[in-house]
RNA sequence: CGACUCUGGCCGGGAGAGUCUUCGUACGCGGGUACGAAGCGCCGAAGGGGCAACUUCCCCGUCAACCUCUCAGGCACCCAGGACCGGUCGGGCGAG
Numbered sequence: 001c002g003a004c005u006c007u008g009g010c011c012g013g014g015a016g017a018g019u020c021u022u023c024g025u026a027c028g029c030g031g032g033u034a035c036g037a038a039g040c041g042c043c044g045a046a047g048g049g050g051c052a053a054c055u056u057c058c059c060c061g062u063c064a065a066c067c068u069c070u071c072a073g074g075c076a077c078c079c080a081g082g083a084c085c086g087g088u089c090g091g092g093c094g095a096g
Base pairs, nucleotide, nucleotide: 001096006091007090008089009088010087011086012085013084018040020039021038022037023036024035025034026033027032041075042074043073047071048069049068050067055061
């Protein structure tokens, strides 16, 4: 000087699933609209849990996911969140 793996910030892209029912509040003559709560239904790509193969004579151990469970989270639009991908700026380890 410094690759790979790991990790943080910023920018861009980024899916799925009821504005169903009831109640309350506000507006309103009524129909209705907005917000909140509860019930049922649903989604999986924050997070979290679970398992395969490989390894072993066997057991134990090691053990992944965009698979699975839905605890959490989410389900009109907008906002927010969002695994993952691209770009950029760092941090750590340190092969060479």
The RNA shown here (Glycine riboswitch aptamer) has 96 nucleotides and comes from Haloactinopolyspora alba. Its mean pLDDT, the model's own confidence on a scale to 100, is 77. NCBI's taxonomy places the organism under Bacteria, Bacillati, Actinomycetota, Actinomycetes, Haloactinopolyspora.